[in-house]
Background:
Model confidence (mean pLDDT): 77 of 100. This is a predicted structure of a 108-nucleotide RNA (TPP riboswitch aptamer (THI element)) from Geomobilimonas luticola. Rfam family: TPP riboswitch aptamer (THI element). For this family Rfam cites "Crystal structures of the thi-box riboswitch bound to thiamine pyrophosphate analogs reveal adaptive RNA-small molecule recognition" (Edwards and Ferre-D'Amare, Structure, 2006). From the family's description: Vitamin B(1) in its active form thiamin pyrophosphate (TPP) is an essential coenzyme that is synthesised by coupling of pyrimidine and thiazole moieties in bacteria.
RNA sequence: GCUACUCGCUGGGGGUGUUUCGGCUGAGAGUCCCAUCCGAACAGGAGCGGACAACCCUUUGAACCUGAUCCGGUUAAUUCCGGCGUAGGGAAGCGGACCACAAGACCU
Numbered sequence: 001g002c003u004a005c006u007c008g009c010u011g012g013g014g015g016u017g018u019u020u021c022g023g024c025u026g027a028g029a030g031u032c033c034c035a036u037c038c039g040a041a042c043a044g045g046a047g048c049g050g051a052c053a054a055c056c057c058u059u060u061g062a063a064c065c066u067g068a069u070c071c072g073g074u075u076a077a078u079u080c081c082g083g084c085g086u087a088g089g090g091a092a093g094c095g096g097a098c099c100a101c102a103a104g105a106c107c108u
Base pairs, nucleotide, nucleotide: 001106005104006096007095008094009093010092011058012057013056014055017024018023030052031051032050033049034047036046037045038044064089065088066087070083071082072081073080
């Protein structure tokens, strides 16, 4: 300065992209286990699924999913940017602070 976008605990939800392998964006893009396939291999790669960690979101809900092998722009490439989006779905309780002259959050 802007104003309601707030803080904590517990529980719950979610994604893990792209690449010329140098890297890029971002809050995050990771470690391990493992059916199966390639392989001579106890190497390595692909990958259904799962566990853990960090991160984000939790109805004041754009975290995230569907639409979507979507549309326009940009890029080495990608939700990289915007549209789609007052679309349809989507995970909760308690307590604290504040009560518009406003602590806090955010910006400078």